[in-house]
Molecule: small-subunit ribosomal RNA
Organism: Candidatus Altimarinota bacterium
């Protein structure tokens, strides 16, 4: 330095993901779904090579052929073929002897092993660990021994039967065959004496073998502990059953079998039935713990066509051995007679599926044999299948004009994509060719696979990529068809004209010789929860208590060591798993060592904890003694008050009863009223939040019986205690049975009402029941939806019992402290999903018990208990569905509250609704009556003007690069334009006249303009307002919506924005975990109303009016009152105006897929000699009805005539028109003046002044016709207005209903004006004149706000939603029966065998005939399980089916349970019970003050 020993440390292994889906949202719950991993798999597309494994899960159906069990001549006898050697002989052939060794026999040894199958089996069958009463060939050791002898039989040979298969029978013969005999180391019976008991030989002389006993090895067989499937809708089960004595049997212990004697044995720790099912070793999967499985290899079992059986043998009740039953299947001469692939290959059948009728003993490894060596579908190999796993490969590296083709596009461009083409490069692989193995041991010899593996050479990118998937989960997106079809889909869901979801295409992800589906198992899944779940309201504490098993159990000692911890030994097979290595090029695979198999078993140690035994304790239990409470029970008795009923007595018409009513009682005298009587049931006031009791549940009063709790005391017992499956008692209400009672109330029934209807709410009657005895029933929301017991964990405040102490002279009486014992609110730290629980827990813990595991189906069928029934207990499934559910949040809602507001209502004043007409809309109608709009929010509305145009409909006629734009190409400097004629209804055609651009570099160059032609395109009031922009209706000028930060809650959310005031306002003050802040509200903006002040003409006699412009002014400033010294109200003063001074503009977040593609824009579709575009005509103007807005009226507060007075505002050149003349007038002739403060329109009318009508269908009313003008325009037929003259209709104030309006405002009056040639205008916006009434209020109607409450509503009440009826569609239950099957019973009948009797025969074998036993068979009787069975029950399910409206909101009668009667359905009712009922009031109790 190494090596060993000791101690200490390190190393290696190894370790847990969650997502989608219930709501408007959240948070719990809880199911269902998906991502991973497997596989003996199987299907659809595809598809190159090697390794290495693996392959009929189905029919343990049935099988054609071959082939899988032989060997041994060295045990025996005979011994074919063939080959040799001799004779013979005519020469085919024959004879003799030798080698020779086939078949067949007799005999040993294998044949029980290898192979293969899981059908039975739930068992000592299998794992594991132990034992005692056993057996063993062949192999290994040891110790004797192997002596002499005998009489057969096959084969062989002859006869005979039979189709065959096989047989009989005469004769010969050998053995290691087979038999006694001797001998006896030994064994084996017996105390002992004695008795009994073997063998076999062949040899090549080397040896092989035979026998007996004794022991070893390995195998076998038998007993026992543990251990591991469902099923209690299977609870008892068992007679050889338990156990014994005696025989008998076995290799060997036993009821293993008889005889007998006892009555035993087993079971809720699950026996018995029933279903399933080979078992481990291991496998799959999982962080484990578990869960599921039990192919391949290994180890045991069972089985061998189905049933039974027993030889032989060492071993078998025997896969390729027997004999018998049955089914089947083949030969046959019909007389018999073969057969058993669940060995290997193959075959048919079934099935979704599972392979060669191959190759060889070369290897390992069996059997025989001295051995050579026979034989082996074990076994080694090869073939078939992408059935697994594992490796390799379809090239690589350069290569941008980023080709082309395809998809797409916003038309620019993007993508596919270095990818292709093309260049250089390699050659696994694959073909050619040439070498060529290991595997073989032991010197020779001997290789199926194999001419393989592998090795070298050549050639040449050559021979090789697909599936599935792109909405989320989930990694990847556009386009096209399609149009709720067609299809997709694991869940959720997509699809009803722009589908990232269906189909295709492109491109994009993922995997890859595959990849997807499908099936099945385990993970997730803490969704059976030991690890590791719950249980007030999500599913889940038995209705209470009593109490057996049975679990658990208070101090202190001490023994013992069963459970516990620990060590050391044995065992845990081998594969497999896990770790380091080696071997195949790598890996899969294999191989070596080594851990590890969590587990059993013995043997030691330890004694804390648990158990046991024991001595002891007093604090849990329990008693004893003293007290007081109390609607605890039962059983007697007894009172009063009130309702009925009866008598009398008085009295007279009504009562009763309801929203309002009827029925019903009453003049035969009711009700009211007083006096007596009967009779039954309940027990006001106390009274309470109180009391007791286990729970139900308990109430006048008084007695007798009795149970429990408490309280004090600390005298007793010594752990006597908790809990409790089965199992007893008790149990409201209803209900049943016997017998009673019956006053009142009252399911059912009657009647009367309400209603569409009313089987119901209301209303008169009313039976059962309600009560009482006694038996039953045994359920309720039987609820604290909270099981029972003990301990521990702040506090406040009531109240019931009891006790102690204090105050007091004290008993009483009040008060106060503290303590046990109940009962109730508040609350804290903790819990909780949240509501809420909080010493009376839902906290924190411990014991024991009942229960839960998605919804519906359904607490229902079957079955079973119990019941007199009703009916209760127990208690599934098929099928569907992706939810059902708690709790809380936001909102709509409400026949739920509060409070507020608004012409909402009311109080008033005018209307509409009745009538003519006028408009606008429906609806008919029609060629066409173009469209749009359709509760409020459509209908004098797009339309602020449809004869023609318009215009968008109809009808006819025409063009077709168009009427309209824009590009090219040719033409003409003229065209265009203007005219005039011809044709036609026009468009449009033709034909003639005038006209003849500008620039210029001087070019038919530029430009413009026309015209032809071309083909891109024009155009569309074609459609979609559910693809849009924009604009716009409504709630609503309602005050509201909301945000930043903080705070609060797991979270939606929530606070700010509640709350006390107050406003017209979320307006503004106060207070508050909020403080700010935005959109709104309010102001700022325009008019008007008062005043100054400047300018002014076209205005004005004038201070002035008027226009325009600039200013003042109003701010709750001032003063009182009131309130919270506050917003802020109320009154007052001043003022022109006074509390936002009128009035306008100004519409917050958003709702109604609200209107609008016909104002216009616009995306997509769609039409392109028409759905465009021109024209003539015609329609939009139709008319039986309806409706919606209007005018005008019905008159005297008025018509008609005469007269007289006062505006504002607006308009005017294609305009408005004045004097003035005509005209009855409409209107015409004329034309001053006016671009308008200038001229004109332009006379305002209501109203006043008179005068007439006089109540009438009128001197109201004016429709309708009739004739005659006048005017606009190309043209008033259809279809203008106007003006004159006549006519003179309905109407007499208008029904249920309904609308407008709060002051210069409603009524009433005129007047302008936009559109417009003219006008259907009575409409719409404007203007002024006249000019009211009435609001006491907030009950109700309707509409909005804010707060609060419920809610099964979120499409938000025009919501949700239950039932029966009716249709299909499904799975299921009953059911006269019918059919099938496994199994038990009883009789019967009984093959083969083994035992056994008895004959014959005797030494045996034998033969014959019987007996127990029993396979299959029959026959009958009941039970079980399945299938099917007219017909029926319910039960789920289907976009638009019928009745109802039952729940949810106080769901319109609160709902709900239980229980009973009705009832077309939902359900109604009665009678107990709950709060899981709203809402008002009261009383009490907590909190804050």
């Nucleotide at each position: 330095a190494a090596g060993u020993u000791c101690u200490u440390u390190u190393u290696u292994a190894c370790a847990g993901a969650g997502a989608g889906u219930u709501u408007g949202a959240u948070c719990c719950u809880a199911g269902c779904u998906c991502a991973g991993g497997a596989u003996g798999a199987a299907c659809g597309c595809u598809g190159g090579c090697g390794g290495u494994g693996c392959g009929u899960c189905u029919a343990a159906u049935a099988c054609a052929u071959g082939c899988a069990a032989g060997u041994c001549g060295a045990a025996c006898g005979a011994g074919a073929a063939a080959c040799u050697c001799g004779g013979a002989u005519u020469u085919a052939u024959u004879c003799g002897a030798g080698u020779g060794g086939a078949a067949a026999g007799u005999g040993g040894c294998g044949g029980a092993c290898g192979a293969g199958c899981g059908a039975g089996u739930a068992a000592c069958a299998c794992g594991u660990a132990c034992g005692a009463a056993u057996c063993u060939g062949c192999c290994c050791c040891a110790g004797a021994c192997u002596c002499a002898g005998g009489g057969a039989u096959a084969a062989c040979u002859g006869u005979c039967c039979g189709a065959a298969a096989g047989g009989a029978u005469g004769g010969c013969u050998a053995a290691u065959a087979c038999c006694g005999g001797a001998u006896g180391u030994c064994c084996u019976c017996g105390c002992a004496a004695g008795a009994g008991g073997a063998a076999a030989g062949c040899u090549a002389c080397g040896g092989c073998g035979g026998u007996c006993u004794g022991g070893g090895a390995g195998g076998a067989g038998c007993g026992u502990g543990c251990g591991g499937c469902c099923u209690a809708u299977c609870a008892g089960c068992u007679u050889g059953u338990u156990g014994g004595u005696g025989a008998g049997g076995u290799a060997a212990a036993g009821g293993c079998u008889u005889a007998c004697c006892a009555a035993g044995g087993c079971u809720a720790u699950g026996a018995c039935g029933g279903g399933u099912a080979c078992c481990u070793g291991g496998u799959g999967u999982g962080a484990g713990a578990g869960c599921a499985c039990g192919a391949c290899c290994a180890g045991g079992c069972g089985c061998g066509a189905g049933g039974g059986a027993a030889c032989u043998g060492a071993g078998a009740c025997a896969c390729g051995g027997u004999c018998c039953c049955u089914a089947c299947u083949c030969c046959u001469a019909c007389g018999g007679g073969a057969g058993g692939c669940a060995g290997c290959a193959g075959u048919a059948g079934a099935g979704a599926a599972u392979c060669u009728u191959c190759c060889g003993c070369a290897a390992u490894g069996g059997g025989c044999g001295a051995a050579a060596g026979c034989c082996u579908g074990a076994c080694g190999g090869a073939g078939c299948g992408a059935c697994a796993c594992c490796g390799c490969g379809u090239g690589g590296u350069g290569g941008a004009u980023g080709a082309a083709g395809c998809u797409u596009u916003u038309c620019g461009g993007a993508g596919u994509g270095u990818a292709a083409a093309c260049a250089c490069c390699u050659u696994u692989u694959c073909u050619g060719a040439g070498g060529g193995a290991c595997g073989a041991a032991g010197a020779u010899c001997u290789g199926a696979c194999g001419g393989u593996a592998c090795c070298u050479c050549a050639a040449g990118a050559a021979u090789a990529a697909g599936c599935c998937c792109c909405g989320g989960c989930u990694a990847a997106u556009u386009c096209c068809g399609u149009g709720c079809c067609a299809g997709c889909a694991g869940c959720c869901g997509c699809g009803g004209u722009a589908a990232u979801a269906c189909g295709g295409a492109a491109g994009g992800g993922g995997c890859a010789a595959g990849c997807g589906u499908u099936a099945u198992c385990c993970g997730g899944a803490a969704u059976u929860a030991c690890u590791g779940g719950g249980c007030g309201u999500a599913a889940a504490g038995c209705g209470u208590c009593c109490g057996u098993a049975g679990g658990u159990g208070g101090u202190g000692g001490a023994g013992c060591a069963a459970g516990u911890c620990u060590g050391u030994c044995a065992u845990u097979a081998a594969a497999u798993c896990c770790c380091a290595g080696c071997g195949c090029u790598c890996a899969a695979c294999g191989u070596u060592g080594g851990g590890g198999c969590u587990g059993u078993g013995a043997u030691g140690g330890a004694a804390a904890c648990u158990g046991u035994u024991u001595c002891a304790c007093u604090u849990g239990a329990a008693g004893a003694u003293g007290g007081g409470a109390g609607a605890g029970g039962c059983a007697u008795g007894u009172g009063g008050a009130a309702u009925u009923c009866u008598g009398c007595a008085a009295g007279u018409a009504g009562g009763g009863g309801u929203a309002a009513a009827a029925u019903c009682c009453g003049u035969a005298g009711a009700u009211a009223u007083g006096c007596a009587g009967a009779g039954g049931a309940a027990c006001a006031c106390c009274a309470a939040a109180a009391g007791c009791g286990a729970a139900g549940g308990c109430a006048g009063c008084a007695u007798g019986c009795u149970g429990g709790a408490c309280c004090a005391u600390u005298c007793u017992u010594g752990a006597c205690a908790c809990u409790c499956a089965g199992g007893g008692a008790c149990g409201a209400a209803a209900g049943c049975g016997u017998g009673g009672g019956g006053a009142g109330c009252g399911a059912a029934a009657c009647g009367g009402a309400u209603u569409a209807g009313a089987u119901a709410c209301c209303c008169g009657u009313g039976u059962a029941g309600u009560c009482c005895a006694c038996g039953c029933c045994g359920u309720a929301a039987a609820c604290g939806a909270u099981g029972c017991g003990u301990g521990c964990u702040c506090g406040g405040u009531g109240u019931u019992g009891g006790a102690a102490c204090c105050c007091u002279c004290g008993a009483c009486c009040u008060g106060g402290u503290u303590u046990c014992a109940g009962u109730g609110c508040c609350u804290a730290a903790g819990g909780u999903a949240a509501c809420c629980c909080g010493u009376u827990a839902a906290g924190c813990a411990c014991g024991c018990c009942g229960c839960c595991u998605g919804u519906g189906u359904a607490g229902u069928a079957c079955g079973a208990g119990c019941g007199c029934a009703a009916g209760c207990u127990u208690a599934a499934a098929a099928c569907a569905c992706a939810a059902a559910g708690g709790a809380a949040u936001a909102g709509a809602c409400g026949g739920g509250g509060a409070c507020c507001c608004a012409c909402a209502c009311a109080a008033g004043c005018g209307g509409u609704g009745g009538a003519u007409c006028g408009c606008g809309g429906g609806g008919u109608u029609u060629a066409a009556u173009u469209c749009g709009u359709c509760a409020a929010u459509a209908a004098g509305c797009g339309a602020u003007u449809a004869a023609c145009c318009u215009u968008a409909c109809c009808c006819a006629g025409a063009c077709u690069u168009g009427a309209c734009a824009u590009c090219c190409u040719g033409g003409u400097u003229a065209u265009a334009c203007u005219u005039u004629c011809u044709g036609g209804a026009a468009a449009c055609a033709g034909a003639g006249a005038g006209g003849u651009c500008a620039g210029u570099u001087c070019g038919g160059c530029u430009g413009g303009a026309c015209c032809a032609g071309u083909g891109a395109c024009a155009g569309g009031c074609g459609c979609u307002g559910c693809a849009u922009g924009g604009u716009u209706g409504c709630c609503g000028u309602c005050a509201g919506c909301u945000c930043g930060u903080g705070c609060c809650u797991u979270g939606a959310g929530g606070u700010g924005u509640u709350c006390g005031g107050u406003u017209a306002a979320g307006u503004c003050c106060g207070u508050a975990a909020a403080c700010g802040a935005g959109c709104g509200c309010a102001a700022c903006c325009c008019u008007c109303a008062u005043c100054g002040u400047g300018u002014g003409u076209u205005g004005u006699a004038u201070u002035u009016u008027c226009a325009c412009g600039c200013g003042a002014g109003a701010c709750u400033g001032c003063c009182c009152u009131g309130u919270a010294u506050a917003a802020c109200a109320g009154g007052g003063a001043g003022g022109a105006a006074g509390g936002u001074g009128a009035g306008g503009a100004u519409g917050a977040c958003g709702u109604c897929a609200a209107a609008u593609c016909a104002g216009c824009a616009u995306g997509g579709c769609c039409c392109u000699u028409a759905u465009g575009u021109c024209u003539g005509g015609g329609g939009c103007g139709a008319c039986a009805c309806c409706c919606a807005c209007g005018a005008u009226a019905c008159a005297a507060u008025g018509g008609u005539c005469g007269g007289u007075a006062c505006a504002a505002a607006c308009c005017g050149a294609a305009g408005c028109u004045a004097u003035a003349c005509a005209g009855c007038a409409a209107u015409g002739u004329g034309g001053a003046g006016c671009u308008a403060a200038u001229c004109g329109g332009a006379g305002a009318a209501a109203a006043c002044c008179g005068a007439u009508c006089u109540c009438a269908g009128u001197u109201c009313g004016g429709a309708u016709c009739g004739a005659g003008g006048u005017c606009u325009g190309c043209a008033a037929c259809u279809c203008g207005a106007c003006c004159u003259c006549g006519u003179g209709a309905a109407g007499c104030c208008g029904g249920a209903a309904u609308c407008g309006c709060u002051a210069g405002u409603a009524a009433c009056c005129g007047u302008a004006u936009a559109u417009c040639a003219g006008u259907c205008a009575u409409g719409g916006u404007a203007c002024g004149g006249u000019g009211a009434a009435u609001a006491u209020g907030u009950u109700c109607c309707u509409g909005g706000g804010u707060c609060u409450u419920g809610u099964a509503c979120u499409c938000a009440c025009c919501g949700c939603c239950c039932g029966u009826c009716a249709a299909g569609g499904c799975a299921u239950g009953g059911g006269a029966g019918u059919c099938a099957g496994g199994g038990g019973c009883a009789c019967u009948c009984g093959a083969a065998g083994u035992c056994u009797g008895c004959a014959c025969a005797a030494u045996a074998a034998g033969u014959g005939u019987g007996g127990c036993c029993u396979a299959a068979g029959g026959u009958g009787a009941a039970a079980c399980u399945g299938a099917u069975g007219a017909c029926u029950g319910g039960g789920c399910u289907u976009a638009a089916g019928u009745c109802g409206u039952a729940a949810c909101a106080a769901g319109g009668u609160a709902u709900c349970c239980g229980u009973a009667c009705g009832g077309g359905a939902a359900u109604g009712u009665g009678c107990g019970g709950a709060u899981g009922g709203a809402u008002c009031a009261c009383c009490g109790c907590c909190u804050u003050u």